[in-house]
This is a predicted structure of a 73-nucleotide RNA (transfer RNA) from a Candidatus Auribacterota bacterium. Its Rfam family is "tRNA". Rfam links the family to the GO term triplet codon-amino acid adaptor activity. NCBI's taxonomy places the organism under Bacteria, Pseudomonadati, Candidatus Auribacterota. RNAcentral holds the sequence, with entries from ENA.
RNA sequence: GCGCCCAUGGCCUAAUGGAUAGGGCACCUGACUACGAAUCAGGCGGUUGCAGGUUCGAAUCCUGCUGGGCGCG
Numbered sequence: 001g002c003g004c005c006c007a008u009g010g011c012c013u014a015a016u017g018g019a020u021a022g023g024g025c026a027c028c029u030g031a032c033u034a035c036g037a038a039u040c041a042g043g044c045g046g047u048u049g050c051a052g053g054u055u056c057g058a059a060u061c062c063u064g065c066u067g068g069g070c071g072c073g
Stems, first nucleotide, its partner, number of pairs: 001072007010025004018056001027043005049065005
C1' cells in the first nucleotide's frame, strides 16, 4: 500500500429498514438476615466510533474518516 472483518450503557451481547434500542453481569435502593452472602422486587445507566448521504422512516443500506483484528505484498 491492497483486501476482508469488527466498533451498541462500566463490561459482555441481541436487534428483517418500522423505533420507547432488548438481555446478562456490575452498580444503587428495598425485602429477607443478628450481620453478611445467596435469593427476590424495583431502579440508574445508550444520542448504536465520527462526519455526510439515501429513505416517509437508519444500529441496520451507501460514501469518507478514526480505532482495533486477520490476511496478502